[in-house]
Context: one part of a larger RNA
Molecule: large-subunit ribosomal RNA, domain III
Organism: Marinicella sediminis
RNA sequence: GAGUAACGAUAAAGGGGGUGAAAAACCCCCUCGCCGGAAGUCCAAGGUUUCCUCGUGCAACGUUAAUCGGCACAGGGUGAGUCGGCCCCUAAGGCGAGGCAGAAAUGCGUAGUCGAUGGGAAACAGGUUAAUAUUCCUGUACUUUUAUAUACUGCGAUGGAGUGACGGAGAAGGCUAGGUCAUCCGGGUGAUGGUUAUCCCGGUCCAAGCGUUUAGGCAGUGAGAUUAGGUAAAUCCGGUUUCAUAAUGCUGAGGCGUGAUGGGGAGUCCAAUUGCGGACGAAGUGAUCGAUGCCCUGCUUCCAGGAAAACCUUCUAAGCAUAGGUAUAUAAGAACCGUACUGUAAACCAACACAGGUGGACAAGAUGAGAAUUCUAAGGCGCUU
Numbered sequence: 001g002a003g004u005a006a007c008g009a010u011a012a013a014g015g016g017g018g019u020g021a022a023a024a025a026c027c028c029c030c031u032c033g034c035c036g037g038a039a040g041u042c043c044a045a046g047g048u049u050u051c052c053u054c055g056u057g058c059a060a061c062g063u064u065a066a067u068c069g070g071c072a073c074a075g076g077g078u079g080a081g082u083c084g085g086c087c088c089c090u091a092a093g094g095c096g097a098g099g100c101a102g103a104a105a106u107g108c109g110u111a112g113u114c115g116a117u118g119g120g121a122a123a124c125a126g127g128u129u130a131a132u133a134u135u136c137c138u139g140u141a142c143u144u145u146u147a148u149a150u151a152c153u154g155c156g157a158u159g160g161a162g163u164g165a166c167g168g169a170g171a172a173g174g175c176u177a178g179g180u181c182a183u184c185c186g187g188g189u190g191a192u193g194g195u196u197a198u199c200c201c202g203g204u205c206c207a208a209g210c211g212u213u214u215a216g217g218c219a220g221u222g223a224g225a226u227u228a229g230g231u232a233a234a235u236c237c238g239g240u241u242u243c244a245u246a247a248u249g250c251u252g253a254g255g256c257g258u259g260a261u262g263g264g265g266a267g268u269c270c271a272a273u274u275g276c277g278g279a280c281g282a283a284g285u286g287a288u289c290g291a292u293g294c295c296c297u298g299c300u301u302c303c304a305g306g307a308a309a310a311c312c313u314u315c316u317a318a319g320c321a322u323a324g325g326u327a328u329a330u331a332a333g334a335a336c337c338g339u340a341c342u343g344u345a346a347a348c349c350a351a352c353a354c355a356g357g358u359g360g361a362c363a364a365g366a367u368g369a370g371a372a373u374u375c376u377a378a379g380g381c382g383c384u385u
Base pairs, nucleotide, nucleotide: 013031014030015029016028017027018026032382033381034380035379040362041361042360043359046342047341050340051076052075053074055073056072057071061069062068081142082141083338084337085336087120088119089118093114094113095112099108100107101106123140124139125138126137127136143334144333145332146331147330148329149328150327151326152325153324154320155319159315160314161313162312167302168301169300170299173295174294175293178289179288180287181286182285184203185202186201187200188199205263206262209258210257211256212255213254216251217250218249219248220245221244222243223242224241225240226239227238229237230236267280268279269278270277303306348357349356364376365375366374
């Protein structure tokens, strides 16, 4: 220089009360403003205690103050057969016994073995905590393994076969979520120019599972004979062939019934105002709009022809046949790890409480072709001078 620039989005504050040494900023209430395909909610990654406390504190950190805080100190908090991992399986790719190459280090690579961002069993609704919940509790379910019992019985794999099993585009139909209107239920009656009304406000709900199957989609199905194929075998698959049959089977959203004599529910009543609870509890029906969600991994069509393996089903080989398999019932088991909180951000990546960057899901009302726009709901904020 200078008590100058600056104090990090121009979304915005004002009033009352409380606490306190002190209040523009903390807490409570009222009004105002901003976002609302987000500045809301839920996950993944990353962070790693930042979560909660009617516990305490304000040196430092916070671009000001601070009684406040993602700050300091103390105590507390993450509960799983079904969510995710682990587990079984493989992709790109990695490693790689033997092997090949190389002077070696090492490189390549077979059998294998790892490797999810993919495939593979099973749970929903409600309640509860200061802080966890598909994990605890209540109610109602489901899966799988083992053992035992009963009944029936050819079982058996690292092998064969089927399945798993998949692209783009387009179109139509059927549904549901959700919305809107009415109905029904509960409550209200205005200090006015007027409003007891055809008025106003609020609510009008519920899953998995189990039973029944629907709109639709796909395929003929069953029995016998035979057989250069499927590396051996096969009753399986494939090929050939005979007979029977006109519907049958598989799949499939949703609906209906049950679940539910349950839960939840606007509100009412009672307790209480230094611990915030307890009891009772109405209505719940119809129409309409309607998805980018489901049927649909479907259908039609096109060429650039769109993973693999395990699980599962079936077939036999070696072998076994006191075993093993199928069905039903009962009993027991289902370990370990993650689970707090943040997550378009003050908690991640950017040296910062940084106007930057950050994958997925949900998607209300009015306007509208629309996820645009503007205004709103739920919810969240007014961006620390």